[in-house]
RNA sequence: CAGGCCAGUCAGAUGGUCGCGGCUCCGGGCAACCGGGGUCGAGGAAAGUCCGCACUCCACAGAGCGCGUCGCCGGGUAACACCCGGGGCGGGGAUCCUUCACGGGAAAACCUGCCGGAUCGGGCCACAGAAAUAUACCGCCCUCCUGAACCCCCUUUUGCCGGGAAGGCAGAUGGAUGGGGUGCAGGCGGGGCAAGGGUGAAACGGCGGUGUAAGAGACCACCGGCGUCCGCAGCAAUGCGGCGGCCAGGCAACCCCCGACGGGAGCAAGGCCAAGCAGGGACAAUGCCUGCCUACGGGCAGCGGGAAGCGGCUCGUUUUCUUUAGAGUCCCGGGUAGGCUGCAAGAGCCGGAUGGUAACAUCCGGCCUAGAGAGAUGACCGUCAGUCCGGAAACCGUGCUUCGGCAUACCUUUCCGGACCACAGAAUGCGGCUUAUCGAUUGGCCUGGUAC
Numbered sequence: 001c002a003g004g005c006c007a008g009u010c011a012g013a014u015g016g017u018c019g020c021g022g023c024u025c026c027g028g029g030c031a032a033c034c035g036g037g038g039u040c041g042a043g044g045a046a047a048g049u050c051c052g053c054a055c056u057c058c059a060c061a062g063a064g065c066g067c068g069u070c071g072c073c074g075g076g077u078a079a080c081a082c083c084c085g086g087g088g089c090g091g092g093g094a095u096c097c098u099u100c101a102c103g104g105g106a107a108a109a110c111c112u113g114c115c116g117g118a119u120c121g122g123g124c125c126a127c128a129g130a131a132a133u134a135u136a137c138c139g140c141c142c143u144c145c146u147g148a149a150c151c152c153c154c155u156u157u158u159g160c161c162g163g164g165a166a167g168g169c170a171g172a173u174g175g176a177u178g179g180g181g182u183g184c185a186g187g188c189g190g191g192g193c194a195a196g197g198g199u200g201a202a203a204c205g206g207c208g209g210u211g212u213a214a215g216a217g218a219c220c221a222c223c224g225g226c227g228u229c230c231g232c233a234g235c236a237a238u239g240c241g242g243c244g245g246c247c248a249g250g251c252a253a254c255c256c257c258c259g260a261c262g263g264g265a266g267c268a269a270g271g272c273c274a275a276g277c278a279g280g281g282a283c284a285a286u287g288c289c290u291g292c293c294u295a296c297g298g299g300c301a302g303c304g305g306g307a308a309g310c311g312g313c314u315c316g317u318u319u320u321c322u323u324u325a326g327a328g329u330c331c332c333g334g335g336u337a338g339g340c341u342g343c344a345a346g347a348g349c350c351g352g353a354u355g356g357u358a359a360c361a362u363c364c365g366g367c368c369u370a371g372a373g374a375g376a377u378g379a380c381c382g383u384c385a386g387u388c389c390g391g392a393a394a395c396c397g398u399g400c401u402u403c404g405g406c407a408u409a410c411c412u413u414u415c416c417g418g419a420c421c422a423c424a425g426a427a428u429g430c431g432g433c434u435u436a437u438c439g440a441u442u443g444g445c446c447u448g449g450u451a452c
Stems, first nucleotide, its partner, number of pairs: 001448010012384007020041009043423001047434002050432005055266004062315004067262005072086005087115006095106004116257002121255002123251003137197002139193005144187004149182005154174001156172006205223002208220003224247001226244002229242005270341004279332005286325001287303001289302005304322006348367008386420009397408004
């Protein structure tokens, strides 16, 4: 310097004229309120409402079941499905290697997906295929039967070569249709194989050998997978090595098993004040038990029964009702919708030190930064900043040159003109995740090149 990446910060500035809300001060006013001064006033996502909590109420929130959520290991945190650091199996990736090319292979920083259990049990794997927890379609090997062919040996015999009864060549023949071998065709014959081929997402691990009639982990070397196995390293997930039987798989966002966690509802939660009305009906358990007291009307306690207690069930528990009674539940109808509060000082922010690989923790110092209520923080004009497009000039480099100069890219700088200026708006708050988005700027990592 170039290319590929990661993180942080900012999210326009300013002037003028008008207009808002909170707090506070001053003046006027009985008050409502009016005028003036000061100060503060939307976000990195305020969005989605996907997680976790704070806080509030229900009871004082207990136990179990059921239901739901999460799931590699270790740490952080108030907590989490979040964050940090690690492990295993992958995918991408500037660039590099190879090829005539197409193509193929490797791959830094970095980005990114998944990960409890299939040996607890059940269930599923369509179609194709012979067969999907099981196998023989094609095929390979051995053997039997039938048919014909060829070859060799033997017996008998003819001819020829030969001195020869040695030996050789050619032909015929088959005695018990002599004995042996090779290949071919056929048979829905018999036996062995699971190596090769085909089907499929997947077919009893892969490759090379030994071996076999032909094969096969049957055996061997290497590799992969597996193991409540052994040793070393590590908190661990795991890694490396050894040993071993040689070994079918996949699906658990199918049921299921294991471990951890979980009450419900939500600011329209809740609290206070003011005002106002009109109640009616139905259902409803139940003992007229025991003890004590009594002024004899009844009262208290216990037991039993019922009801209510904010997803369901059971137990426990609290309150309540239990016969001149009746808690509670349901249905119909009426009134209120006003005001105040909750409402912002926080698991807060900024800086520094220490510890830690880091997330983060502790300590010290500093700061106060919206609180609306049909919902405030705005409207108009101007200048600058920024982005893009066009034009002109300068500079650098290059080419030409009659050495006067001419032409011309990229970057940078200056000027002129035009267009644009993103995503977007608090509503109880916080920690995250996800989605949308104009740009500027700072720092860091990896690779390549150059100079010193």